The prediction has a mean pLDDT of 79.
A computed fold for an 81-nucleotide RNA from a Syntrophobacterales bacterium, annotated as c-di-GMP-I-GGC riboswitch aptamer.

RNA sequence: CCAGAACAAGCCGAACCCAUCGUGAGGUGGGGGCGGAAAGCCGCGGGUCUCAGCUUGCCAGAGAUAGCCGGGUUGCCUGGA
Repeated sequence: CCAGAACAAGCCGAACCCAUCGUGAGGUGGGGGCGGAAAGCCGCGGGUCUCAGCUUGCCAGAGAUAGCCGGGUUGCCUGGA
């Protein structure tokens, strides 16, 4: 640098349930386990969603999503060059 998730050490934790915070999308903690090879981190571009606004289908505003895609950055294991 390239390929991968069979192995070792392990890691994360969908839906759903409980508690809690938030107007909301959703966040956090616990249970759970569908999956994941960056499902680590960063809202930078696009998408989607929420709130607000109005001209009611738009986006000038405020947010959410990294487990939607792209991009940036760091990194475990195995194999190869």
Its Rfam family is "c-di-GMP-I-GGC riboswitch aptamer". Gene Ontology term of the family: cyclic-di-GMP binding. The organism belongs to Syntrophobacterales, within Bacteria.